Model confidence (mean pLDDT): 81 of 100. A computed fold for a 74-nucleotide RNA from a Candidatus Woesebacteria bacterium, annotated as transfer RNA. Rfam family: tRNA. About the family: Transfer RNA (tRNA) molecules are approximately 80 nucleotides in length.
RNA sequence: GGGUGAUUAGCUCAGUUGGUUAGAGCACCGUCCUGAUAAGACGGGGGUCGGAGAUUCGAGUUCUCCAUCACCCA
Numbered sequence: 001g002g003g004u005g006a007u008u009a010g011c012u013c014a015g016u017u018g019g020u021u022a023g024a025g026c027a028c029c030g031u032c033c034u035g036a037u038a039a040g041a042c043g044g045g046g047g048u049c050g051g052a053g054a055u056u057c058g059a060g061u062u063c064u065c066c067a068u069c070a071c072c073c074a
Stems, first nucleotide, its partner, number of pairs: 001073007010026004019057001028044005050066005
């Protein structure tokens, strides 16, 4: 230099053919339970989806550029 894949909550990841409220598990906080802890039950907070544009009535999802990470080729 060329190519492929990935980027969504603190962490690991879903998200269908673009559509009607952005989700799950773990973690965190509170309450219950317990002599106490763990486990368990119930509830709660936390995102503007890596950044900037474009298309569209509408973008996490499509397109372009950039950034970061991993791998392959040279």
RNAcentral records the identical sequence in 3 taxa. The sequence is in RNAcentral, with records from ENA and MGnify.